Transfer RNA from a Candidatus Portnoyibacteriota bacterium, 73 nucleotides, folded computationally. Its Rfam family is "tRNA". Its mean pLDDT, the model's own confidence on a scale to 100, is 81.

């Protein structure tokens, strides 16, 4: 320079265009234990990389921009 692929809660990662974005793990509180761990129950946490654009409607479709891996040159 061309190309392909990723970005979603602290961390992994689900989520085929339609109701309030989920899971585990991590993090608080409460029970349980003399206590700690395990273990039950609750519970905060997310502008769903950014900016446009189609759509009655977008985390999902198009364009563009960033960042990062990977292939060509």
């Nucleotide at each position: 320079g061309g190309g392909u692929g990723a970005u979603u809660g602290g961390c992994u990662c689900a989520g085929u265009g339609g109701u309030u974005a989920g899971a585990g793990c991590g993090c608080u509180g409460u029970c349980u234990u003399c206590a700690c761990a395990c273990g039950a129950c609750a519970g905060a946490g997310g502008u769903c990389a950014c900016u446009g654009g189609u759509u009655c409607g977008a985390u999902u479709c198009c364009a563009g921009u960033a960042u990062c891996a990977c292939c060509c040159a």